[in-house]
RNA sequence: GGAGUCGGCCAGGUUAUCGCGGCAGCAUGACUGUCGAGGAAAGUCCGGGCUCCGCAGGACAAGGUGCCAGGUAAUUCCUGGGGGGCGUGAGCCUACGGAAAGUGCAGCAGAGAGUAGACCGCCUAAGUUAUCGUUUCGAUGACCGGUAAGGGUGAAAGGGUGCGGUAAGAGCGCACCGCGCCGGUGGCAACAUUCGGUGGCAUGGUAAACCCCACCUGGAGCAAGACCGAAUAGGGGAGCUAUGGCGUGGUCCGCGUUGCUCCCGGGUAGGUUGCUAGAGAAUGGCGGUGACGUUAUUCCCAGAUGAAUGAUAACCCGCGACAGAACCCGGCUUAUGGCCGACUCCUUCU
Numbered sequence: 001g002g003a004g005u006c007g008g009c010c011a012g013g014u015u016a017u018c019g020c021g022g023c024a025g026c027a028u029g030a031c032u033g034u035c036g037a038g039g040a041a042a043g044u045c046c047g048g049g050c051u052c053c054g055c056a057g058g059a060c061a062a063g064g065u066g067c068c069a070g071g072u073a074a075u076u077c078c079u080g081g082g083g084g085g086c087g088u089g090a091g092c093c094u095a096c097g098g099a100a101a102g103u104g105c106a107g108c109a110g111a112g113a114g115u116a117g118a119c120c121g122c123c124u125a126a127g128u129u130a131u132c133g134u135u136u137c138g139a140u141g142a143c144c145g146g147u148a149a150g151g152g153u154g155a156a157a158g159g160g161u162g163c164g165g166u167a168a169g170a171g172c173g174c175a176c177c178g179c180g181c182c183g184g185u186g187g188c189a190a191c192a193u194u195c196g197g198u199g200g201c202a203u204g205g206u207a208a209a210c211c212c213c214a215c216c217u218g219g220a221g222c223a224a225g226a227c228c229g230a231a232u233a234g235g236g237g238a239g240c241u242a243u244g245g246c247g248u249g250g251u252c253c254g255c256g257u258u259g260c261u262c263c264c265g266g267g268u269a270g271g272u273u274g275c276u277a278g279a280g281a282a283u284g285g286c287g288g289u290g291a292c293g294u295u296a297u298u299c300c301c302a303g304a305u306g307a308a309u310g311a312u313a314a315c316c317c318g319c320g321a322c323a324g325a326a327c328c329c330g331g332c333u334u335a336u337g338g339c340c341g342a343c344u345c346c347u348u349c350u
């Protein structure tokens, strides 16, 4: 100097005038004071708080998660570890329960692709047969037979290397490696092991394929719900009808209750509340590798509802990206300008 990886912070400011919304005060009044969008408010993907439903009771179905240990109100989230993979590295990803419960899938090629084999080869002892020679035998060929070490096909082919053995071979036997099983050691555990014993040794891959196993799960949602007020057509039709109907996803059982469902048509739809003091924030101490916990002090920081923060002028400046709350909170994912710190690699000079 260049290229990267990880983490943190900020998100224009000041003054003046007018304007908007909440709260408080008010000599209820024109006024005064004070506060007023985000790190993602976004996506609506998760988890909850809260509200309602006499069944939220049981079973099945359905759905979700899937290494270990912790954190949390809880989670599919976060932290720290382990296994596997990627990268020279700092680091990153995780599709990480089970293939000996079963089913399925893997084109073509190839002899054969999973309780999976004989195409080219190698051998031809034993048995049958032919020819030649010929001493009851020998040689050659064929049939029958053996083999999976060599070659070939394929992404993948019946553990690997070597020695012995054999008609030729083969864990057939042996040595070492690999693999299975049983122990030891370390670790809470997942797991690791340059530790030991034993066995010639089982038949691969795929479950984000169906499936099996373990654990978890009522439903609906602030347009939930509560209160006040107002209006109407006590209209019309159809169905089930106690062995029935209804009771906040489905089916069955149970329990409760005694009516319920659908279509057409008519009327009203205004106000208050829920609605912001919280699993809250900031700073410090203590504990912990960390997520986080605990403790002390300080603070109150939007509550709109056809939807509030805008306009003008001047100046400063690092020249401002992505982008606006609607019951609330904790996560994840996505979009994005700038600044700071730590670490890694490459090149050059001293």
Stems, first nucleotide, its partner, number of pairs: 001346010012316007020036006038322001042333002045331005050221004057253004062217005067081005082096001083094004097212002102210002104206002119151002121147003127143007159177006178201001179199005184193003225273004235264006244258004280299008

Bacterial RNase P class A from an uncultured Granulosicoccaceae bacterium, 350 nucleotides, folded computationally. Its mean pLDDT, the model's own confidence on a scale to 100, is 79. It matches the Rfam family "Bacterial RNase P class A". By type it is a ribozyme. It was read from a public genome assembly, where an Rfam model found it.